[in-house]
This is a predicted structure of a 318-nucleotide part of an RNA (large-subunit ribosomal RNA, domain IV) from Amorphochlora amoebiformis.
Context: one part of a larger RNA
RNA sequence: UUCUCUCUAAGGAACUCGGCAAAAUGACUCCGUAACUUCGGGAUAAGGAGUGCCUCUUUAAAAAGAGGUUGCAGUGAAUAGGCCCAGGCGACUGUUUACCAAAAACACAGGUCUCCGCGAAAUCGUAAGAUGAUGUAUGGGGGCUGACGCCUGCCCAGUGCCGGAAGGUGAAAGAAGUUGGUGAAAGCUGAUAACUGAAGUCCCGGUGAACGGCGGCCGUAACUAUGACGGUCCUAAGGUAGCGAAAUUCCUUGCGGGGUAAGUUCCCGCCUGCACGAAAGGCGUAACGAUCUGGGCGCUGUCUUGGAGAGAAUCUCG
Numbered sequence: 001u002u003c004u005c006u007c008u009a010a011g012g013a014a015c016u017c018g019g020c021a022a023a024a025u026g027a028c029u030c031c032g033u034a035a036c037u038u039c040g041g042g043a044u045a046a047g048g049a050g051u052g053c054c055u056c057u058u059u060a061a062a063a064a065g066a067g068g069u070u071g072c073a074g075u076g077a078a079u080a081g082g083c084c085c086a087g088g089c090g091a092c093u094g095u096u097u098a099c100c101a102a103a104a105a106c107a108c109a110g111g112u113c114u115c116c117g118c119g120a121a122a123u124c125g126u127a128a129g130a131u132g133a134u135g136u137a138u139g140g141g142g143g144c145u146g147a148c149g150c151c152u153g154c155c156c157a158g159u160g161c162c163g164g165a166a167g168g169u170g171a172a173a174g175a176a177g178u179u180g181g182u183g184a185a186a187g188c189u190g191a192u193a194a195c196u197g198a199a200g201u202c203c204c205g206g207u208g209a210a211c212g213g214c215g216g217c218c219g220u221a222a223c224u225a226u227g228a229c230g231g232u233c234c235u236a237a238g239g240u241a242g243c244g245a246a247a248u249u250c251c252u253u254g255c256g257g258g259g260u261a262a263g264u265u266c267c268c269g270c271c272u273g274c275a276c277g278a279a280a281g282g283c284g285u286a287a288c289g290a291u292c293u294g295g296g297c298g299c300u301g302u303c304u305u306g307g308a309g310a311g312a313a314u315c316u317c318g
Stems, first nucleotide, its partner, number of pairs: 001313008010304002014302001019299001027051005036041001038147001052069007070074001082297007089289002094106002110145007122131003148284004153214003158211002160207005167202003173196002177192006215233005242276001243273001254270005
């Protein structure tokens, strides 16, 4: 000097990106236990008290009660939750980047759309064949969403999908007719062609929990400001409910309030949403989380700020 530990006056997060690490809590019995809630929970909530040994009483025992007694200390060593408040995300238990990511990602029960009538659809294979399934629509495949609660607005112009006995277009094929070559002819062999002729496409409709989309300018109320109201242009339609400086806000440390002596973070409110928004779901939500963020109590060598000690190694001598 390094590593692993033990202790440390006074203070107690002043450390730091951040209480990282450490300390603290811890068992059993008794008392006691809030908001909220899906009435199950939350809950070991929180917060307190006790625990050894001896004698007696009750008792089947466990245990309880009374009295006494000892130590600094009785779950006498060891093993054995720190807790609370608020918010974001995800309902939950699960799953994952074997070896830098465990999560808000994936999955999930539930919801919904769509395909499939069984030699099913879908998938693998050139095929035979196989899975689906020794199943049969309360089944199987695919897509999206993701418990639960309240809900899920407008647009079918474009793209997709579905439907449509008409009409336009539409290939091979068929084909009346016209015509070339050759031949004496019958014929053979060419060219052209009215018309018949499928899917598709055009066309006409439907369809958004299909791909997707959801405006601008100007004026206006008896202070000012604002604009319920009006005008105009464009569009398929101009963003409804709810939420909103948000895991989304550039300007931005927005503005007001709270917490602090002091707060770019945090919480509540406002709305001027650069560029939220309704199953690429919207907004809430008890419980849950080695999740993320802010605050507090307890606790501590994280720190003020160091110090002492034990063990191991390095180093020197032998």

It is recorded under the gene name rnl. Lineage of the source: Eukaryota > Rhizaria > Cercozoa > Chlorarachniophyceae > Amorphochlora. The RNAcentral record of the full RNA draws on ENA. It matches the Rfam family "Bacterial large subunit ribosomal RNA". Gene Ontology terms of the family: ribosome and structural constituent of ribosome.